[in-house]
Molecule: small-subunit ribosomal RNA
Organism: uncultured bacterium
């Protein structure tokens, strides 16, 4: 310090999420030790039991218990026991009295100020402590205890009697006290203890002295009470609240001021700087976080407050309205003899309950502190310690060094091997912290106490000795032995450090966000390995941070969320120039305070650290005081430039009212006139022979104002348009006369505010929601048409909203330019120019995410107002205000998503645009679709009908040839290292053969023969077979794991790169533009310059010629020969063969053009503008096709999914489709005759020729391994004849019979031949295919595969040989540019709403049930206060009674709030529901408010 996530990618806006720190935590797994801390956050829920506040005999009367003494008695053991008496002594139960129970300890319910914090203040009290001054004289009557009697179950009493005090009450004394102007008046007390010489004594003491206590007063200290200011949560969907309320006078009351209380008077007081009401909450020092500013928080420690079962009240006291006190009421619990009583853990432990969750019914007062006491001492669950808990922080350990055969095992892999775990282990040497055992053993103890001694009159001080430790035999130290006693947790897709295998197969599961999982998951589960932290580690929860995501520091508002519809103006905020005063803000110095602890720095102590101690700094604050005066403020005086006024002009659809005008429309009347009019994409509804439409004249009505007219003008906005008049407002210019800051903005408020709508009354021509009809359509509650009512118009009154937009608040100042335009002024001509105010366009700096804005800012600054903070739910609900209503304004939450959004980029798409191309259309020719058959596919069938291919780009496709084989399928029979190959071991034997049985065959089984090579031999080798082991096999799955190959867009002209430049960037430029081309072909221009893959060319065939060569081909010339033939000699001319070359380049000419290039029935030429054809297929697209050509990862199978065999099937057949063949005939069929090719094949072959057969073919026989022989006949064509328009002499399917050939075998299931049979079909609906020249069409020929053949297929070859193209509007496909886009899986896209289903939260709701609060009334305990004749008391006074107030209780009517509810409303979410298609492209009617 940042990162992930919206997109195909980008920049921005914006939310969500993560990494950090934290905790009084909890949960999961795990757990060695120690130190220091912490430990009911929930039920202020209820509590069993024990303890937590007592003490003083030196205040008192006393003596229940204990101990001692004394006296007496008894017993006997004659010094012991027992009994009685005695408070005599130590002590002490209960009681009187004093002090303390107001501290300490707990909790946070209440409390938004009676609190807290900070700083001030005056009208107070203050026990114990302390300083000072004085006093403490003399009396009195009671009463507990106790005794007696007595009530009650108990708690607790009652009556009578006795008694003391530091208990109580008078009297005396009385000031520096109180009251009072003064005179004066009034007010107190208590003793106790130690020691003691003389004196006195009632023998108790008095007296003296010391100590302590007591009373009064004045001070101090401490503590407490009171007042003021500022600060201290949220809500305005809480805007008004308040009668003791605000103030005064006078009583009362208090320690004290005060409406604190009462009587009277006044009518005030608080509030937008947030009163009142509601919700929440103890406050602070601090703590956590953060760079800071801030934000969150208030456990532990410390200060303050409040509370003590709930509510009320007072008493006592220095102090309480009192946690372990009292009274009353209430709820609850317990006891009870039913009459009545008792209790209060939010003290320490502990129990139940609640809860995710929080400890021992511990030790001791040794220390610190507190209460009482002279003291010893007693009490102390405060405090000190211990126990439990990894709850946190800190420290230590679980070993160290060496050690390679890199062991075994695990895991992984490319698997005879390697990698990793891993120096890790084993093993060797060493150490002993911790744990264990043994021994020693503190500090904390300063001091108190006791005893003695010394000084001292006592008090007191000093010294010595002894005593006192819960923790604890703890910390610590030493010794012993032995690596011995000690490692887990989370994670490993990115963020985020760390990767592989197996299992699983959108299942199981994971997940903080993005997301992973549908058969090769680094994301699930396991394992190996790794990473991080470590006695802990993860998860969950909380808060801060990151988040500049509420922005003071430090944000925004044209389009992302966000400028109010507009103006006027109140409060408020801000405000021109000069000078003076003041000093509130501001700044500086200084004083007080800001508790301690904490934080920071320095130092010190525990072995270190945490922790603790000392010192410093800090505590950014508040208050006082002294100064400064630039700025702000305030005040005084002045100024003119801001603002306003005045004078003179100018301008305009500015406003209101009244009047007037013509064109058009409609209606009416009359006239002319006749059959239609009208309307549409096309129609129809409608009008019209009762005379329409059209035309003419006249009349009537209402509304709107053509041309002028504009990118114009005016107005605050909405808005404003014929002409005239009246009234009225405004702006600007010029003049520079007047006032003298009078200004700007503006929360609330007031006014205006299009259209639609509402009310009342008019008006009603046009247009026109609703409505009706006609069309369109699958439907059409729409778009189109014909009608048509509200409304549209006027007056008055409401409504108050708009995409009320410049999506841009108002005002002021400043900041480069160019051009146009409106209105003024400069002497009123034009032009030009200057100046001022408007309206516009373009552009620079600057700004901006970009688009863009740019003196009319979205620039640079200032002031004020308004508004925003993810999307949806929602501008909805509830509440309130306004409105006649419609509705408007204000305006949430639950829930849900991880996005929603802006601008720009590249594509794709458009029923957007432009340009261009293609047998794309058009123009033509011939087909398909109808028939029969062939073939392929689907479907169906089947034991099997093997598998694949499925729009174009599958379907005569893989297959270029299924009877067996092929063959992968089915049925049945067999084999199991297997049908083939290699290697190793063992055995047998040469191998090779032959035969038998069984069987459908495969197979199983039996028998037989000879014995190889080398060596003397043992034996070895080779070969074959058997066997064992390695290893095989699979046309099984995955083409969505792959290679290779292929199809398609498309032989379309495109696809990219380097450098440079532009842009924040994705990207752009280049490659766009103007021309041209078949072409990104070329030229020109240009922030581009070059280059690559494609195009073209180079290659092959073909068209012309030349040269070379001349057999098997050729034969012009010469010669020979035949019935005939290049047959022969010969020739090398021609054809041809096959090699090498030439030739074509817009090169020439003319025209057009800058050029590229184009045009021409141009020339020449065999060929002319790429001559014709082929091979050749850019980047990429379709997860296109193929695991069944082949190869290959993974998975599956191994007596089977492998291998062998027989038979069957792939050939089935209601049907549908594709591709073909043959036809339907006369441009023809049939018969006869006669011509002309090219390219191929052939020894397992092609076969001349001869014979036989009607023929298929058969039997002979010859040539040829081929320019030699052969297949081989070319066919259409041409000539002659016949048929004569018929289902025929067309057509050939089908069927019967007989044959031939191939083959082991033609039944399923071959082809061919002959004879016979002779079906459909007479040119084919919608629709659709191919082709632009040697092409279509027609005709035959050959070959591959192949024993034969289902070939009408495929691939080649030649023969004959057309028609048409005006042209690019349209259909289809494609290319480029541009435009829109909410698409990017890219229009086969995206996406909206109702309905149906499930789930979730929520609004309304007849009602029902709670809660808190206020008001009114009734009642009223305890208690203070006030009053008071009877009773008590000598009196003071008390009891009793009365009154006021009041907790509580009750009643009433409202309001508020929460829960729940039949039913009901919308909302959200949910892979594949229904209906349509509203939006995004001109979204098919532009969209939206």
């Nucleotide at each position: 310090a940042g990162a992930g996530u919206u997109u195909g990618a980008u920049c921005c806006u914006g939310g969500c999420u993560c990494a950090g720190a934290u905790u009084g935590a909890a949960c999961g797994c795990u757990g060695g030790c120690g130190g220091c801390a912490g430990g009911c956050c929930u039920a202020a829920c209820a509590c069993a039991u024990g303890c937590a506040a007592g003490u003083c005999g030196a205040a008192c009367g006393g003596u229940a218990a204990c101990a001692g003494g004394a006296a007496g008695a008894a017993g006997c053991u004659u010094g012991c026991u027992u009994c009685u008496u005695u408070g005599c002594u130590g002590a002490c139960g209960a009681g009187u009295g004093g002090c303390g129970g107001a501290c300490g300890g707990g909790u946070g319910a209440g409390u938004a100020a009676u609190g807290u914090c900070u700083g001030g203040g005056a009208a107070a009290c203050u026990g114990c402590c302390u300083g000072a001054u004085g006093g403490a004289g003399g009396g009195g009557g009671a009463u507990a205890a106790c005794u007696a009697c007595u009530g009650g179950a108990a708690a607790c009493g009652g009556u009578a009697g006795c008694u003391a005090a530091u208990a109580c009450c008078g009297c005396a004394u009385a000031a520096c006290g109180u009251c009072g102007c003064a005179a004066g008046a009034c007010c107190a007390a208590a003793g106790a203890g130690g020691g003691g010489g003389a004196c006195c004594u009632u023998c108790g003491g008095g007296c003296c002295u010391c100590u302590u206590g007591c009373c009064a007063u004045c001070g101090g200290a401490u503590g407490u009470g009171c007042c003021c200011a500022g600060a201290u949560g949220g809500g305005a969907u809480u805007a008004g609240c308040u009668a003791g309320u605000a103030g005064g006078u006078g009583g009362g009351g208090u320690a004290a001021c005060g409406g604190c209380u009462c009587a009277c008077c006044u009518a005030g007081g608080c509030g937008a700087c947030g009163a009142u009401c509601c919700c929440u909450a103890g406050c602070u020092g601090g703590u956590c976080u953060g760079a800071g500013a801030g934000g969150a928080u208030g456990a532990c420690c410390a200060g303050c407050c409040a509370c003590a079962c709930u509510g009320g009240a007072a008493c006592u006291g220095a102090g309480a309205c009192a946690c372990g006190g009292u009274c009353c009421a209430g709820a609850c619990u317990c006891c009870u003899a039913c009459g009545g009583g008792a209790g209060g853990c939010a003290g320490c432990a502990g129990u139940g309950g609640g809860g995710a969750a929080u400890a021992u019914u511990g030790c001791a007062c040794a220390a610190u502190g507190g209460g009482c006491g002279c003291a010893a001492g007693c009490c102390u669950g405060a405090a000190c310690c211990a126990g439990c808990c990894a709850u946190g922080c800190c420290g230590c350990g679980u070993g160290g060094a060496g050690g390679a055969u890199u062991a075994a095992g695990g895991c992984c892999c490319u698997c005879u091997g390697g990698g990793u775990u891993g120096u890790a282990a084993a093993c060797u040497c060493c150490u002993u912290u911790u744990a264990u055992c043994u021994g020693g053993g503190a500090a904390g103890a300063a001091a108190u106490g006791u005893a003695u001694u010394u000084u001292u009159u006592c008090c007191a001080a000093a010294a010595u000795a002894c005593u006192u430790g819960a923790c604890g035999g703890u910390a610590c130290c030493a010794g012993a032995g032995g690596a011995a006693u000690a490692a887990g947790c989370a994670c490993c897709g990115g963020c985020u450090a760390a990767c592989u295998c197996c299992g699983u197969g959108c299942c199981a599961g994971c997940a903080g966000c993005c997301g992973c999982g549908g058969u090769a998951a680094u994301a699930c589960g396991g394992a190996g390995g790794g990473u991080g932290c470590a006695a802990g580690c993860g998860u969950u929860a909380u808060c801060c941070g990151g988040a500049u995501u509420c922005a003071c520091u430090g944000g925004g508002u044209u389009u992302a969320a966000a400028g109010g519809g507009u103006g006027c103006g109140u409060a408020g905020g801000c405000g021109g120039a000069c000078a003076g005063g003041u000093a509130a803000g501001u700044c500086a110095g200084u004083g007080g305070u800001g508790a301690a602890a904490u934080c920071u720095c320095c130092g010190a102590g525990c072995u270190u650290a945490a922790c603790u101690c000392g010192g410093a700094a800090a505590c950014u604050g508040c208050c006082g005081u002294u100064g400064a005066u630039a700025c702000u403020a305030u005040u005084u005086g002045u100024c003119u430039u801001g603002a306003a006024u005045a004078u003179u002009g100018u301008g305009g659809a500015g406003g209101u009212a009244a009047g007037c005008g013509g064109a058009a429309u409609a209606u009416g009347u009359c006239a002319u006139g006749u059959a239609g009019c009208g309307g549409u994409g096309a129609a129809a509804u409608g009008c019209u022979u009762a005379g329409a439409u059209a035309u003419g004249a006249c009349a009537u009505a209402g509304a709107a104002c053509a041309c002028c007219a504009a990118u114009u003008g005016c107005g605050a906005a909405g808005g404003c348009a014929g002409c005239u008049u009246a009234c009225u407002a405004c702006a600007c210019a010029a003049u520079c006369a007047u006032u003298g800051a009078c200004g700007c903005u503006g929360a609330g408020g007031c006014a205006c505010g299009a259209a639609a709508g509402c009310g009342u009354g008019g008006g009603g021509a046009u247009c026109a929601a609703a409505c009706a009809g006609g069309a369109u359509u699958a439907g059409a509650u729409a778009c189109c048409c014909u009608g048509g009512u509200a409304g549209u118009c006027c007056a008055c009154g409401c409504c108050c909203u708009a995409a009320a937009c410049g999506a841009u608040g108002a005002u002021u100042a400043c900041u480069c330019g160019a051009c146009g335009u409106g209105u003024g002024c400069g002497a009123u001509a034009c032009a030009c120019u200057g100046u001022a105010c408007g309206c516009g366009u373009c552009u620079g700096a600057g700004c901006g995410a970009a688009a863009g804005c740019a003196u009319u800012a979205a620039g640079u600054a200032a002031u004020c107002c308004a508004c925003c903070u993810g999307g949806g739910a929602a501008g909805u609900a509830c509440g309130u205000u306004c409105g006649c209503a419609a509705g408007a304004a204000u305006g949430a939450a639950a829930c849900u998503c991880a996005a929603a959004g802006g601008a720009a980029u590249u594509g794709a798409c458009g029923g957007g645009g432009g340009u261009c191309c293609g047998c794309a259309c058009a123009a033509g020719c011939g087909g398909u679709g109808g028939a029969g058959c062939a073939u392929g596919u689907g479907g169906u069938u089947u034991a099997a009908u093997u598998c694949g291919a499925u729009g174009a780009u599958a379907c005569g496709c893989g297959a270029g040839g299924a009877a067996c084989c092929u063959u992968a399928c089915c049925u049945g029979g067999g084999c199991u290292a297997g049908a083939a190959u290699g290697c190793u071991g063992a055995g047998u034997g040469a191998c090779c053969g032959u035969g038998g049985g069984u069987g459908a065959a495969a197979g199983c089984u039996c028998a037989u023969u000879u014995u190889a090579u080398a060596g003397c031999a043992a034996u070895a080798u080779a070969c074959a077979c058997u066997u064992a082991g390695u290893a095989a096999g699979g046309u099984g799955c995955u083409g969505c794991a792959u290679g290779g190959c292929u199809g398609u867009c498309g032989u379309c002209a495109g696809c990219u790169c380097g450098u440079g430049c532009c842009g924040u960037g994705a990207g752009g430029u280049g490659u766009u533009g103007g021309g041209u081309u078949a072409a990104g072909u070329c030229c020109c221009g240009c922030a581009a310059c070059g280059a690559g893959c494609g195009c073209a060319a180079c290659c092959c065939c073909u068209a012309u010629c030349a040269c070379u060569a001349g057999u098997u081909g050729c034969c012009a010339u010469c010669a020979g020969g035949u019935a005939a033939u290049g047959c022969u000699g010969g020739g090398a001319a021609c054809u041809c063969u096959a090699g090498u070359g030439a030739a074509a380049c817009u090169g020439c000419c003319g025209c057009c053009g800058u050029a590229a290039g184009g045009c021409g029935u141009g020339a020449g030429g065999a060929a002319g503008g790429a001559g014709g054809g082929g091979a050749c297929g850019a980047u990429g697209u379709c997860a296109a096709g193929u695991c069944a050509u082949c190869a290959u990862g993974g998975c599956c199978u191994u007596u089977a999914u492998g291998c062998c065999c027989a038979g069957g099937g792939c050939u089935a057949c209601a049907c549908a489709c594709g591709u073909g063949c043959u036809a339907c005939a006369a441009u023809g069929g049939c018969g006869g005759g006669u011509a002309c090719a090219a390219a191929g094949g052939g020894u397992u072959g092609c076969u001349a020729c001869c014979u036989g057969g009607u023929a298929a073919c058969a039997g002979g026989a010859u040539g040829c391994u081929a320019a030699u022989c052969u297949c081989a006949a070319a066919a259409a064509a041409c000539c002659c004849g016949u048929c004569u328009c018929a289902g025929u002499u067309c057509g050939a399917a089908u069927u019967g019979a007989g044959g031939u050939c191939u083959g082991c075998a033609a039944c399923u299931c071959g082809a061919c031949c002959u004879c016979a049979u002779g079906a459909a079909g007479c040119u084919g609906g919608a629709a659709u295919c191919g082709c632009u020249a040697g092409u279509a069409a027609u005709c035959g020929u050959a070959u591959a595969u192949c024993a034969a053949c289902a070939a009408u297929g495929a691939u080649a070859c030649g023969a004959u040989a057309a028609a048409u193209a005006c042209g690019u509007u349209c259909c289809c496909g494609g290319a480029c540019c541009u435009u829109g886009u909410a698409c990017a899986c890219a229009c086969c896209g995206c996406c909206c709403g109702u309905c149906a289903a499930g789930c979730c939260a929520u609004g309304g709701a007849a009602g029902c049930u709670g809660g808190g609060u206020g008001u009114a009334c009734c009642u009223a305990a305890a208690g203070u206060c006030g009053g008071u004749a009877a009773c008590c008391g000598c009196a003071a006074g008390g009891a009793g009674c009365c009154g006021c107030c009041u907790a509580g209780g009750g009643u009433a009517a409202a309001a508020c709030u929460a829960g729940u509810a039949a039913c009901u409303g919308g909302g959200g979410c949910u892979a594949a529901g229904u209906c349509g298609u509203a939006a995004c492209a001109a979204g098919g009617u532009a969209a939206c408010c």